The prediction has a mean pLDDT of 76.
This is a predicted complex of two RNAs, RNase P RNA and transfer RNA, with 465 nucleotides together.
It holds a member of the Rfam family "Bacterial RNase P class A". By type it is a ribozyme. Its family is annotated with tRNA processing, dimeric ribonuclease P complex and ribonuclease P activity in the Gene Ontology.
[in-house]
RNA sequence: AGUUGGCUAGACAGUCGCUCCGGUGUUAACUACACAAUUCUCUUGAGUAUUGCGCGGUGCAUCGGGGAGGAAAGUCCGGGCUCCAUAGGGCAGAGCGCCAGGUAACGCCUGGGAGGUGUGAACCUACGGAAAGUGCAACAGAAAGCAAACCGCCUAAGCGAUUCAGUUAUGUAGUCGGAUCGCCGGUAAGGGUGAAAGGGUGCGGUAAGAGCGCACCGCGCGGCUGGUAACAGUCCGUGGCACGGUAAACCCCGCUCGGAGCAAGACCAAAUAGGAAUCCUGAGGUGCGGCCCGCACUGGAUUCGGGUAGGUUGCUCGAGGUAUGCGGCGACGUAUAUCCCAGAUGAAUGACUGUCCACGACAGAACCCGGCUUAUCGGCCAACUCCA
RNA sequence: AGGACUAUAGCUCAGUUGGUUAGAGCACCACCUUGACAUGGUGGGGGUCAGCAGUUCGAGUCUGCUUAGUCCUACCA
Numbered sequence: 001a002g003u004u005g006g007c008u009a010g011a012c013a014g015u016c017g018c019u020c021c022g023g024u025g026u027u028a029a030c031u032a033c034a035c036a037a038u039u040c041u042c043u044u045g046a047g048u049a050u051u052g053c054g055c056g057g058u059g060c061a062u063c064g065g066g067g068a069g070g071a072a073a074g075u076c077c078g079g080g081c082u083c084c085a086u087a088g089g090g091c092a093g094a095g096c097g098c099c100a101g102g103u104a105a106c107g108c109c110u111g112g113g114a115g116g117u118g119u120g121a122a123c124c125u126a127c128g129g130a131a132a133g134u135g136c137a138a139c140a141g142a143a144a145g146c147a148a149a150c151c152g153c154c155u156a157a158g159c160g161a162u163u164c165a166g167u168u169a170u171g172u173a174g175u176c177g178g179a180u181c182g183c184c185g186g187u188a189a190g191g192g193u194g195a196a197a198g199g200g201u202g203c204g205g206u207a208a209g210a211g212c213g214c215a216c217c218g219c220g221c222g223g224c225u226g227g228u229a230a231c232a233g234u235c236c237g238u239g240g241c242a243c244g245g246u247a248a249a250c251c252c253c254g255c256u257c258g259g260a261g262c263a264a265g266a267c268c269a270a271a272u273a274g275g276a277a278u279c280c281u282g283a284g285g286u287g288c289g290g291c292c293c294g295c296a297c298u299g300g301a302u303u304c305g306g307g308u309a310g311g312u313u314g315c316u317c318g319a320g321g322u323a324u325g326c327g328g329c330g331a332c333g334u335a336u337a338u339c340c341c342a343g344a345u346g347a348a349u350g351a352c353u354g355u356c357c358a359c360g361a362c363a364g365a366a367c368c369c370g371g372c373u374u375a376u377c378g379g380c381c382a383a384c385u386c387c388a
Numbered sequence: 389a390g391g392a393c394u395a396u397a398g399c400u401c402a403g404u405u406g407g408u409u410a411g412a413g414c415a416c417c418a419c420c421u422u423g424a425c426a427u428g429g430u431g432g433g434g435g436u437c438a439g440c441a442g443u444u445c446g447a448g449u450c451u452g453c454u455u456a457g458u459c460c461u462a463c464c465a
Stems, first nucleotide, its partner, number of pairs: 001385008010356007018067009029058003033054001035052004040047003069362001073373002076371005081261004088293004093257005098112005113127001114125004128252002133250002135246002150191002152187003158183007199217006218241001219239005224233003265313004275304006284298004306464003320339008357360001389461007398414004407445001416432005438454005
């Protein structure tokens, strides 16, 4: 100067409050229940009202104890719990995707492989299949997926034109030869276009070229060895290379997924216009995304109008925390001991004073957990790397 | 608290299977028309497609995260 992992989230003291739980007390207040007495009503037994007492609850007083987070957030995944079939079959749909393991489960975590970045410690990766099929690639460019000839290179083969000097022969016409050009062609080495132009370097080869041939490198296929596997190997054989990109395009392969959510659900109380209109009807309708089957039930959906919007429960002891031992590289599992650590419902966790310092960030539970992601002033610890 | 969705010019909205320089109406500016204004006509300006990353040759469009905003919810009959 960095990398990785972990811890912490101003400290201490005093005073006054808020909320939950437990103990004790209390009668000035309210109330459930049981018993007794009295009054009234009537069919000798029940009902009604009042009083007393007992035991509880609310309240009040007092004492003791607990009281936001690493993210409580975003609601992006996965589960528990509750209701709908003890959650059933198929299609469609959605999600995930190297290998092995962990876990209640996961798109999370751990270890490994491959590829990439960095001098390094380390970090990053939606990382199955393009040799099943379909599609896409604008513009530029000759050619963009059955490859392709614009410039350039070539004249070996074929055709034609111009020109040159020479040979043969009576002639100066034709033939042959050289040079240049054109046509037909060859060529993927070079230029140029593009994100992308169908292996790379060198030698040989050729008219010029080209895996056309060869050597090395790379690649594909098969085998062998190592590894649970992904995969790897200065290994062996073989193929001149046949197989470009895109699946966060359709798709194929493998795996997973029923829906809704604590405003779920259950109970008590209160209240009424226990209603009206439209639609679907029994081969129907409803059972919380769609279709078919199956199962259960028998009316249902929408709109308008009306009423109550009070209380109890769900509610916090849980895949829980801490310590130690054992197994495992690790995530994690297991055994023993020990601890109880918010539960509100206008919704608490605060205010003031004093002292000190490094002067205090992001931010507030609402059914509960496991993750991921995002926000975050700083401080501390451990291991490791590079430079001097 | 639990769920559903939206973001494109100053405003209201299009944008097809990802393709060349993202459009329309109203509004704004300049000019013409008028003595002047309105109307009308012609021309023009104005967009980090809410933001940041990723996939791809290429993103308004596909994927992830963030920001801002909108809507729905209980019970009785």